[in-house]
Molecule: transfer RNA
Organism: Candidatus Portnoybacteria bacterium RIFCSPHIGHO2_01_FULL_40_12b
RNA sequence: GGGCCAGUAGCUCAGCGGUUAGAGCACGUCUCUUAUAAAGACGGGGUCGAUGGUUCGAAUCCAUCCUGGCCCA
Numbered sequence: 001g002g003g004c005c006a007g008u009a010g011c012u013c014a015g016c017g018g019u020u021a022g023a024g025c026a027c028g029u030c031u032c033u034u035a036u037a038a039a040g041a042c043g044g045g046g047u048c049g050a051u052g053g054u055u056c057g058a059a060u061c062c063a064u065c066c067u068g069g070c071c072c073a
Stems, first nucleotide, its partner, number of pairs: 001072007010025004018056001027043005049065005
């Protein structure tokens, strides 16, 4: 330098172009317990990597860029 893949919550990941972006773990509060753990209930936490474009409507499609991984040279 070229090609491919990935980027969504603190972590691991879902999410046919269409109500409100979700799950598990983690975190906070409460119940239970002498106390802890386990279990249960409730809750907080997201400019969906960035900027433009297409569209009535974009996490999702297109372009460019950024970051990481793999391959080739």